[in-house]
RNA sequence: GCGGAUGGCCGGAUGACCGCGGGCGCCCAUAGCUCCGUUUCGACGGAUAGCUGGGGGUCCGAGGAAAGUCCGGACUCCAUGAAGCAACGGUGCCGGGUAACGCCCGGCGGGGGUAACCCUAGGGAAAGCGCCACAGAGAACGAGACCGCCCCGCCUUCGGGCGCGGGUAAGGGUGAAACGGUGGAGUAAGAGCCCACCGCGGGACUGGCAACAGGACCGGCACGGCAAGCCCCACCGGGAGCAACGCCGAAUAGGGAUCGCGCGCGGGACGGCAACGUCACCGCAGGGGAGCUUCGCCCCGAGCGGUCCGGGUUGGCAGCUAGAUCCUGCAGGCAACUGCAGGACAAGAGGAAUGGUCAUCCAGAGGGCGCAAGCCCUUGGACAAAAUCCGGCUUACAGGCCAUCCGCGCAA
Numbered sequence: 001g002c003g004g005a006u007g008g009c010c011g012g013a014u015g016a017c018c019g020c021g022g023g024c025g026c027c028c029a030u031a032g033c034u035c036c037g038u039u040u041c042g043a044c045g046g047a048u049a050g051c052u053g054g055g056g057g058u059c060c061g062a063g064g065a066a067a068g069u070c071c072g073g074a075c076u077c078c079a080u081g082a083a084g085c086a087a088c089g090g091u092g093c094c095g096g097g098u099a100a101c102g103c104c105c106g107g108c109g110g111g112g113g114u115a116a117c118c119c120u121a122g123g124g125a126a127a128g129c130g131c132c133a134c135a136g137a138g139a140a141c142g143a144g145a146c147c148g149c150c151c152c153g154c155c156u157u158c159g160g161g162c163g164c165g166g167g168u169a170a171g172g173g174u175g176a177a178a179c180g181g182u183g184g185a186g187u188a189a190g191a192g193c194c195c196a197c198c199g200c201g202g203g204a205c206u207g208g209c210a211a212c213a214g215g216a217c218c219g220g221c222a223c224g225g226c227a228a229g230c231c232c233c234a235c236c237g238g239g240a241g242c243a244a245c246g247c248c249g250a251a252u253a254g255g256g257a258u259c260g261c262g263c264g265c266g267g268g269a270c271g272g273c274a275a276c277g278u279c280a281c282c283g284c285a286g287g288g289g290a291g292c293u294u295c296g297c298c299c300c301g302a303g304c305g306g307u308c309c310g311g312g313u314u315g316g317c318a319g320c321u322a323g324a325u326c327c328u329g330c331a332g333g334c335a336a337c338u339g340c341a342g343g344a345c346a347a348g349a350g351g352a353a354u355g356g357u358c359a360u361c362c363a364g365a366g367g368g369c370g371c372a373a374g375c376c377c378u379u380g381g382a383c384a385a386a387a388u389c390c391g392g393c394u395u396a397c398a399g400g401c402c403a404u405c406c407g408c409g410c411a412a
C1' cells in the first nucleotide's frame, strides 16, 4: 500500500425568525356557576377570578431501532383447596450469567476458510411404528447377477456363439445412499475366507465440574439414513391484558323502594260452554291544558306526580413514568455479569405535539480551474417516529469515525 475479519460509536452543528404539545408563575377581561347586600321575588348593586376566554414569560419535549409485536418479565384483574398424573404447547450438547428467557457469555462436537474468523433445530434410530422419490437387476434383509469375470456342457467357418447349468460382489453401471477402505496372501475367478494398517463396535484406565478428549486391550465386521413423520426421555408452562384495573360521578332514558291521587257507566265486535278476557270501535260522563266562565280545540283514560336508592354511558382523577435505569471510577470474574462509591435523569397524552424557512459551517456526490497544495460553483444528510414500563431477538438504515486482528506485496 492492497484485500479481508471482529468489536464499539455517531447518525448533521450553530444562529435568527415563524409555529406545535405540555408543566409552572404573571397580566387583562368576564358572574353562567361562587360570595355579600338589597328586593315589589321579576331582578338589581357590589366583591372575587377557581372553571372559561385572551396576552405574555419561563422550563421541558422521540429512537438506535421509538418498528415487527416474535420470546421473557414487572404490574393488574379473573379462575382455582393443595399436590400429583394425563392431555396440549414449548425448549433440547455442557457449564455459567440473569428477575426471567427460545437471550447473553465461556467451552465441547461437526462444517467452511491460507488465516484473522464464521456457521451450526447439536438429546434418543440396540423401546416401537412408519418412510427412503427418480434412476437402478437390487433400497434394509444377512439384500442384490444388469454388464462383466471364471468353470462346465454343446456347436464351430477356430474369430467365437449358445445353455430354463453352476460359481463370483474384484471391475463397470444406477443412485443422496449398494451392506467397510488400501495393500498383500489366496483362488478356476473371487470373497474379512486369512493377514497388516486405517476405519468401526466394546472398553480397563487417564485428564476435565461437565459436554468431551486420549486410550492399554478385546472383537473379523455386525449395527444404512430420516426424530424438521409419529414417538420416547428430561425440563418449563393457568387465562386475559393499561381499551388491564381503582376512584368520583351530569342531563336524558331505563331499574328498584316508598308515598299521594286515580283506574266511571252503557253499547258493539272478537275469543270462550260459561265465568271472563281483548279492542288504535262508538256514545255519555270524568280529569288535565292555555288568567277566569261557556263553546270549541288538544291531551289522558290506567296511569300520573313527589321523594329516596343503586348500576351504567359522556366526562373527570388515578394507574403514568425514578427504574431489574444510565454514566464514571474501584474491586471480583477469561467473559456474560455482579458488588461498592460518586454523579445524572422534567414527553407523558387524549388517535397522538416534537415542525418549517433562511444564513453560515461539516461530511458526501458532480463539475470547472490549477504542475501541485488548493480555490470556485452546483447539489446535499438515510431508515423511520413514543402511547403502561422494562430485558432480549429480528428486521430497516444515506454517510462517517475509532480500536484490535489476519493474509499478500514493497522498502529498510
Stems, first nucleotide, its partner, number of pairs: 001408010012361007020061005026055004032051002034047005063383001067394002070392005075241004088237005093107005108122001109120004123232002128230002130226003146172002148168004152163004180198005199221001200219003205214003246317003255309007264284004268279004286300004325344008362381001364379006
This is a predicted structure of a 412-nucleotide RNA (Bacterial RNase P class A) from a Paracoccaceae bacterium. The sequence is in RNAcentral, with records from ENA. Rfam family: Bacterial RNase P class A. By type it is a ribozyme. Model confidence (mean pLDDT): 75 of 100. Taxonomically the source falls in Paracoccaceae (Bacteria, Pseudomonadota, Alphaproteobacteria, Rhodobacterales). A source record names the gene rnpB.